The RNA shown here (transfer RNA) has 74 nucleotides and comes from a Candidatus Nomurabacteria bacterium. Rfam family: tRNA. Rfam classes the family as a transfer RNA.

[in-house]
RNA sequence: GGGUCUGUAGCUCAGGCGGUUAGAGCGUUCCUCUGAUAAGGGAAAGGUCGAUGGUUCGAGUCCAUCCAGACCCA
Numbered sequence: 001g002g003g004u005c006u007g008u009a010g011c012u013c014a015g016g017c018g019g020u021u022a023g024a025g026c027g028u029u030c031c032u033c034u035g036a037u038a039a040g041g042g043a044a045a046g047g048u049c050g051a052u053g054g055u056u057c058g059a060g061u062c063c064a065u066c067c068a069g070a071c072c073c074a
Stems, first nucleotide, its partner, number of pairs: 001073007010026004019057001028044005050066005
C1' cells in the first nucleotide's frame, strides 16, 4: 500500500428483508429473606448503537468518508 471482518449499557454479547418501547446475562445500587454471610426473591439506575455526512415518511440496520482494533496479502 491492497483486502476482509469487528465497533450496541461498566464487561460479554443479541437485535430476520429499515417500522413506532433498543434488549439479555454478569456487574452496580436499593428492598426482602437469614442470628449473620453467601445463595435465593423483587425493583431501579445505567445507551443519543465508534465519528461525520447522505438516502428515506422513518436508520442500530442501507450508502460514502474517516477513526480504533483483529486478521490475510504484498
Description
The source organism's lineage runs through Bacteria, Bacteria candidate phyla and Candidatus Nomuraibacteriota.